[in-house]
Context: one part of a larger RNA
RNA sequence: ACCUACGAGUUACUCCUCUCUAGCAAGGAUAAGAAUUUAUGAUUCGCAUCCGUAGCGAAAGCAAGUCUGAAUAGGGCGUUCAGUUAGGGGGGGUAGACGCGAAACCCAGUGAUCUACCCAUGGGCAGGUUGAAACUUCGUUAACCCGAAGUGGAGGACCGAACCAGUACACGUUGAAAAGUGUUUGGAUGACCUGUGGGUAGGGGUGAAAGGCUAAUCAAACUGGGAGAUAGCUCGUACUCUCCGAAAUGCAUUUAGGUGCAGCCUCAAUUUUAUUGUCAUAGAGGUAGAGCUACUGAUUGGAUGCGGGGGUUUCACCACCUACCAAUUCCAGACAAACUCCGAAUGCUAUGACAUUUGAUUGGGAGUGAGGCAGUGGGUGCUAAGGUCCAUUGCCGAGAGGGAAACAACCCAGACUAUCAGCUAAAGUCCCUAAAUAUAUGCUAAGUUGUUCUAACGUUGUGUGAUUGCUUUGACAGCUAGGAUGUUGGCUUGGAAGCAGCCAUUCAUUUAAAGAGUGCGUAACAGCUCACUAGUCGAGCGAUCGCGCGUGGAUAAUAAUCGGGCAUAAGCAUAUUACUGAAGCUAUAGAUCAUUUAUGAUGGUAGGAGAGCAUUCUGAACUGCGUCGAAGAUGUGAUGUGAGUCAUGUUGGAGCGUUCAGAAAAGAAAAUGUAGGU
Repeated sequence: ACCUACGAGUUACUCCUCUCUAGCAAGGAUAAGAAUUUAUGAUUCGCAUCCGUAGCGAAAGCAAGUCUGAAUAGGGCGUUCAGUUAGGGGGGGUAGACGCGAAACCCAGUGAUCUACCCAUGGGCAGGUUGAAACUUCGUUAACCCGAAGUGGAGGACCGAACCAGUACACGUUGAAAAGUGUUUGGAUGACCUGUGGGUAGGGGUGAAAGGCUAAUCAAACUGGGAGAUAGCUCGUACUCUCCGAAAUGCAUUUAGGUGCAGCCUCAAUUUUAUUGUCAUAGAGGUAGAGCUACUGAUUGGAUGCGGGGGUUUCACCACCUACCAAUUCCAGACAAACUCCGAAUGCUAUGACAUUUGAUUGGGAGUGAGGCAGUGGGUGCUAAGGUCCAUUGCCGAGAGGGAAACAACCCAGACUAUCAGCUAAAGUCCCUAAAUAUAUGCUAAGUUGUUCUAACGUUGUGUGAUUGCUUUGACAGCUAGGAUGUUGGCUUGGAAGCAGCCAUUCAUUUAAAGAGUGCGUAACAGCUCACUAGUCGAGCGAUCGCGCGUGGAUAAUAAUCGGGCAUAAGCAUAUUACUGAAGCUAUAGAUCAUUUAUGAUGGUAGGAGAGCAUUCUGAACUGCGUCGAAGAUGUGAUGUGAGUCAUGUUGGAGCGUUCAGAAAAGAAAAUGUAGGU
């Protein structure tokens, strides 16, 4: 992992409640027990007791009333409305109460043959090194002290086997091993290692202390019991078809992943149009917008300039001045969720008409109470988030189908079944790939288009529009020639000559024209050039503002790509006609349900309701089938919407069915399910 078997809403109760069926009914029913009997049964007694027929009050008590109260007031609860017994079903309660599952708690025992520490008694430590005290001899001293040589053999001394340990690395990691192997390493006469016997026991021991160890178990061992502890948690919970079909919200909660009440679903009964939509009419309102010399507040510029600051003056008051601040008023501009002189659209309320299908109440049963995305209106955040919190609509959730390459939510569209029929939606029509290499007119040259993603700002890319200037009296561009004189203007300066800087009546002359100079250049000059002019040439040339399509700006981590190929239209814009295209619509046939009898309905999770299939056993009937072959196994065929059923071949070798009822140990693919097998 697979196969087979087993494996989860059960049972009990003088309990509560609703519904269905049956009996009797203002009543209903017996229980234990007894008698009879065809004896696990039935019939007849048994009237104790229970429920109902009357309630109210704490009670005494009163009673269709009663309690409160001084009350004949008011108020509360009652007074109309059938119950009861039995059986079936739905739900609740009490019990383990659908099944499996803790970590834990308590009680009683068992453990120190592992390991920790202790007690008693034994054992072990190759070899080498160092050389303490003390002593001896000699020297030395007044005597000690001191010095030298030797003897000596101390030490939690040194090196290093056994022994004990376990430092580093590698291997091993379904191992050779539930802790090892190899190399390396620490201690190795000591707080050393070790044999044997003994002691300390679970909130206890022992601990050179790591919460370590206490039998591969330790922040409280193991075994049995309380015990099916408890689990608002996780997982699992077994046949079919049909009808309807949610919620992820509000309030509360030692509450937030739980629960209660309400909301939303379903079933039954009752009520009958009370419901919903459109249109019309009549209303309330203060949002969007707008406005503010209409308030409150905020606010820019200008005018006015109360008052203040500063200055002048003065003993002081006054007075005067002001590139300062600034009230009020006026002019112009402009802001507000907690501003409003105003003020929609929607939505809401009521009435009427017309359509349509719901609505409400009572009772039984639920589930839900983690929601999500998209559009719109907002709060929060950064007008960030696949963010977060509201409102509103849609969808997903619980929704399949077509499109968007792929893609819960986007676009189209709501799947009863079948069909090798037709028409369309969104979206598409060169090939992949069904359908236009369609038509007409333009644009783009960037593979722009064609990334989910692009901007400010640039752009003599190109198309197009508007306004405006110059131009055959010759424009624009190019080429040829000129571009001078007073003068090196004045000032400044070391220098300043058109060209560092400053000044300006930047003037005048000669001219076809030529600035007291546009730029380069020099230390300053020089030199080059421009403005300006003539000639040559011979037809258009500039400026500004828009619009379309482009272009730069352009940047992400492993090679790329519009879905790909291809493609210069198969890109973009405008217009037009065809076609393709879905489970949509239509057509044909069929199933179920509903009613108006001809139409309509039939997606579905949680969940409610209904109808069935199968298994085992029991009763009755069939007096059913079976060695002329039962059940079971394994094929085939038929049949039913389905669970399934029927027939038959082979195998098998003795039991098994159909109908109507009844009763359940009554259906497995899942629970890291349990056992066995492979």
This is a predicted structure of a 678-nucleotide part of an RNA (large-subunit ribosomal RNA, domain II) from an uncultured Bacteroidota bacterium.
Its Rfam family is "Bacterial large subunit ribosomal RNA".